[in-house]
Molecule: transfer RNA
Organism: Planctomycetota bacterium
RNA sequence: GGGGAGAUAGCUCAGUUGGUAGAGCGCUGCGUUCGCAACGCAGAGGUCGGGGGUUCAAGUCCCCUUCUCUCCA
Numbered sequence: 001g002g003g004g005a006g007a008u009a010g011c012u013c014a015g016u017u018g019g020u021a022g023a024g025c026g027c028u029g030c031g032u033u034c035g036c037a038a039c040g041c042a043g044a045g046g047u048c049g050g051g052g053g054u055u056c057a058a059g060u061c062c063c064c065u066u067c068u069c070u071c072c073a
Base pairs, nucleotide, nucleotide: 001072002071003070004069005068006067007066010025011024012023013022019056027043028042029041030040031039049065050064051063052062053061
C1' cells in the first nucleotide's frame, strides 16, 4: 500500500424486509435473611465510532473518514 471482518448500555454481545433500540452480567432500590450470598420484583443507564447523503422514516442503504483484528505484498 491492497483485500476481508468489526465499532450498539459500565462489560460481553444480539438487532429479521428500513418502521417504538434489546439480552445476559454488573449497578441502584425494595422484598426475603440475625447477617451475607442466592432468589424474586422494580428502576436507572444509549450522540448505535465520526461527518455527509438518500428517504415520510436509517443501527440497517450510499459516500467520505477514524480506530481495532486479520490476510496478502